[in-house]
A computed fold for a 112-nucleotide RNA from Aeromicrobium camelliae, annotated as SAM riboswitch aptamer (S box leader). Model confidence (mean pLDDT): 83 of 100. Rfam family: SAM riboswitch aptamer (S box leader). About the family: The SAM riboswitch is found upstream of a number of genes which code for proteins involved in methionine or cysteine biosynthesis in Gram-positive bacteria. Gene Ontology term of the family: regulation of gene expression.
C1' cells in the first nucleotide's frame, strides 16, 4: 500500500510569503489579481483516537482540544442499479426527487 470498520445534510478565518490556478477522475457548474495552489504564524470547529466524568450489555451521552483531521457550495451536482412524479394511454426517451442502494473519493482507527 491492500484488506476491515466508522463517519461524510451540522460546524469552523485572519495575517505574512508567493504569483495562476483550484474544487480526486471525467462531464457540468462554481471559486480565483477584491490574489488560486503551496509554505509559515495565530485562531477556530469537533469526525476518529487519547484523557476525564456519567451510564452499564446500551456499544450511548457529556467535558476536553493532547494526536490526527478539518475551516466555499450536501463528498458542489451527475456518472452504475432500483423506485417514484411529470411529459403521455403504452414502449423507448427526456426532465425532476434532502427517494433508496452500490461504486468511487476524503478523514480517522486498526493493519502492514
Nucleotide at each position: 500500500a491492500a484488506c476491515u470498520c466508522a463517519u461524510c445534510a451540522c460546524g469552523a478565518g485572519g495575517g505574512g510569503c508567493a504569483g495562476a490556478g483550484g474544487g480526486a477522475a471525467c462531464g457540468g457548474c462554481c471559486c480565483g489579481a477584491c490574489g488560486a495552489a503551496g509554505c509559515c504564524c495565530c485562531a477556530g470547529c469537533a469526525a476518529c483516537c487519547a484523557g476525564c466524568c456519567g451510564a452499564u450489555c446500551g456499544g450511548c451521552g457529556g467535558c476536553c482540544a493532547g494526536g490526527u483531521g478539518c475551516u466555499a457550495a450536501u463528498u458542489c451536482c451527475g456518472u452504475c442499479c432500483c423506485g417514484g412524479u411529470c411529459g403521455a394511454a403504452a414502449g423507448u426517451c427526456g426532465a425532476c426527487c434532502a427517494g433508496g442502494g452500490a461504486g468511487a473519493g476524503a478523514u480517522g482507527a486498526a493493519g502492514g